The RNA shown here (transfer RNA) has 73 nucleotides and comes from a Candidatus Pacearchaeota archaeon. It matches the Rfam family "tRNA". By type it is a transfer RNA. Rfam's curators write: Transfer RNA (tRNA) molecules are approximately 80 nucleotides in length. Its mean pLDDT, the model's own confidence on a scale to 100, is 80. The organism belongs to Candidatus Pacearchaeota, within Archaea.
RNA sequence: GGGGUUGUGGGCCAGUUUGGUAAGCUUCCACCUUCGGGAGGUGGCGACCCCGGUUCAAAUCCGGGCAACCCCA
Numbered sequence: 001g002g003g004g005u006u007g008u009g010g011g012c013c014a015g016u017u018u019g020g021u022a023a024g025c026u027u028c029c030a031c032c033u034u035c036g037g038g039a040g041g042u043g044g045c046g047a048c049c050c051c052g053g054u055u056c057a058a059a060u061c062c063g064g065g066c067a068a069c070c071c072c073a
Stems, first nucleotide, its partner, number of pairs: 001072007010026003020056001028044005049065005
């Protein structure tokens, strides 16, 4: 220098195929349960890497950029 993959709550991860309410696990908080703790149960907080474009509508499609990893040189 060229190519490929990936980027989503504090952590992990699905959703992109076919654009239409962002799901789940865990952590955390509150409550229930217990003599207490743990386990268990119920509820709650919290996210689409950045900029621009297309569209009634973008995590998803398009362009550019950034970062991580892999391959080639």